[in-house]
C1' cells in the first nucleotide's frame, strides 16, 4: 500500500413574464433546472522534451508550434447505479366480511430478470467524438389540488448511488 472490518460526516436543482379561465406556479407562448459512478480527443494548471540565446562546459534565461508525463475539471438523452411507483415475500398490524375464503390499507423485508423508465439527431474539426465546438431537437416517479405539475404541497428533519474522513486489522 492493496484489500478487509467499523464508527462519524456529507450527499438534488429549477416557474419569471405574458394568455385564457370563476379558478392554473399544473393548460397555452416565451422561461428555468439536471442525483451517483465510468468513459472523455476539447480547454486549464505543472514538469520534462525538442527548440532559441548565453556558456569551454556545469548551468542560466527564453518559449510560438510539436512530443510525452502527471494532476485537477468536463455527458439529464453513451454504459452501469440510487431514490420513488410497480412487482413477490411476511407465522407484523389494522380495516371489510360470516371469527370463512378473498379483498382494501399501513408496516417490514427482497431484488433476479421484466415493467413505469426516460430521451440525440444534423453539421464542422479529427485516425478517432451520440462527449469537443455550431445548431436543432427530445426527457422527467408516487400522491395531493377549486384545472392535467420536471418547477407548488406532502411521504422527506426520510432513504440512498456514493464522496470524505478516523480507527483497528493488513506483505
Nucleotide at each position: 500500500a492493496a484489500g478487509c472490518g467499523u464508527u462519524c460526516u456529507c450527499a438534488g436543482g429549477g416557474c419569471g413574464g405574458g394568455g385564457u379561465g370563476a379558478a392554473a406556479c399544473u393548460c397555452c407562448c416565451c422561461a428555468c433546472c439536471g442525483g451517483c459512478g465510468g468513459u472523455g480527443a476539447u480547454g486549464g494548471c505543472g514538469g520534462c522534451c525538442c527548440c532559441c540565446u548565453u556558456g569551454c562546459a556545469a548551468g542560466a534565461g527564453g518559449a510560438a508550434u510539436g512530443g510525452c508525463c502527471g494532476c485537477a475539471c468536463a455527458a439529464g438523452c453513451c454504459c452501469g447505479c440510487g431514490a420513488g411507483c410497480g412487482c413477490c415475500c411476511g407465522c407484523a398490524g389494522c380495516c371489510c366480511g360470516c371469527c370463512a375464503a378473498g379483498g382494501g390499507c399501513u408496516c417490514g423485508g427482497g431484488g433476479u430478470c421484466a415493467g413505469c423508465a426516460g430521451a440525440c439527431c444534423c453539421g464542422g474539426u479529427g485516425c478517432g467524438a451520440u462527449u469537443c465546438c455550431g445548431g436543432g431537437g427530445c426527457c422527467g416517479a408516487c400522491g395531493g389540488u377549486c384545472a392535467c405539475a420536471g418547477u407548488c404541497c406532502g411521504g422527506a428533519u426520510g432513504a440512498a448511488a456514493g464522496a470524505g474522513a478516523g480507527c483497528g486489522c493488513g506483505a

A computed fold for a 171-nucleotide RNA from Variovorax terrae, annotated as FMN riboswitch aptamer (RFN element). Its mean pLDDT, the model's own confidence on a scale to 100, is 75.